[in-house]
Molecule: FMN riboswitch aptamer (RFN element)
Organism: Frigoribacterium sp. Leaf164
C1' cells in the first nucleotide's frame, strides 16, 4: 500500500404557449436523465436502486379466550428472501464504441388534481444502489 471492520458525510434532473369554466395533466413546441460495470465517455447494452406485490422471521398494538407464558386471527413497523419493473437504430472514426461524432427515433413507479402528469403537489427532513469523500481500528 492492498484488503477487512466500524463510524461520519455525500448521494436525481426538468415548462412555456394555445384551447377551455377548469389542464404546469390535453394539443404544439421545449426541457430532464440515479448507481456500478463495459477494451473508450451509456436514460435505451449487462446488472443494481427507488415504487409496487408475495413469503419466512422478529417486534408493537388490537382481537379471540374466564384467563394465560395459549390462538392456523387482524393490523402496523423492521431485517432478510423472492417477484414485478420502460426505451435505439443507421452512418462515421477507431485495433476496440448499441457508450464518442453526425442523423433520426424512443422511454419514464405509485397516490393526488374542477381534465388524462417523466417536468406540479404528496409519501419524502424518508429510502437508496453506491462514492478513487473523510476519520478510527485492524492489517505485511
Nucleotide at each position: 500500500a492492498a484488503c477487512g471492520c466500524g463510524c461520519u458525510c455525500c448521494g436525481g434532473g426538468g415548462u412555456c404557449a394555445g384551447c377551455g369554466a377548469a389542464a404546469a395533466u390535453c394539443u404544439g413546441a421545449a426541457c430532464c436523465g440515479g448507481c456500478g460495470g463495459u477494451c473508450a465517455c451509456a436514460g435505451u447494452c449487462c446488472g443494481c436502486g427507488a415504487c409496487c406485490c408475495g413469503g419466512u422471521g422478529c417486534g408493537g398494538c388490537c382481537c379471540c379466550c374466564a384467563g394465560a407464558c395459549g390462538g392456523u386471527g387482524g393490523u402496523c413497523g423492521c431485517c432478510c428472501c423472492g417477484g414485478u419493473u420502460g426505451a435505439a437504430c443507421c452512418g462515421g472514426u477507431g485495433g476496440a464504441a448499441c457508450u464518442c461524432c453526425g442523423g433520426u427515433a424512443c422511454c419514464g413507479a405509485c397516490g393526488g388534481u374542477c381534465a388524462c402528469a417523466g417536468u406540479c403537489c404528496g409519501g419524502a427532513a424518508g429510502g437508496g444502489a453506491g462514492g478513487c469523500a473523510g476519520c478510527g481500528c485492524g492489517g505485511g